A computed fold for a 74-nucleotide RNA from a Caldisericia bacterium, annotated as transfer RNA. Model confidence (mean pLDDT): 80 of 100. Lineage of the source: Bacteria > Pseudomonadati > Caldisericota > Caldisericia.
RNA sequence: GGGCCCUUAGCUCAGUUGGUUAGAGCAGCUGGCUCAUAACCAGCGGGUCGGAGGUUCGAGUCCUUCAGGGCCCA
Numbered sequence: 001g002g003g004c005c006c007u008u009a010g011c012u013c014a015g016u017u018g019g020u021u022a023g024a025g026c027a028g029c030u031g032g033c034u035c036a037u038a039a040c041c042a043g044c045g046g047g048u049c050g051g052a053g054g055u056u057c058g059a060g061u062c063c064u065u066c067a068g069g070g071c072c073c074a
Base pairs, nucleotide, nucleotide: 001073002072003071004070005069006068007067010026011025012024013023019057028044029043030042031041032040050066051065052064053063054062
């Protein structure tokens, strides 16, 4: 330098043909249970969907570009 892939909650990841409410597990917090802790049970909070721009009635999803990371080739 060229090609391909990834970026969504604190962490690991889903998210269908673009369709109106963005989710799960773990972690955290609160309560229950217990002499107490763990485990278990119930509930709660937590998101600029990597940044910017574009297409569309509508974008996590499509297009362009930038940034970060990974793999391969040179």
It matches the Rfam family "tRNA". By type it is a transfer RNA. About the family: Transfer RNA (tRNA) molecules are approximately 80 nucleotides in length. It was read from a public genome assembly.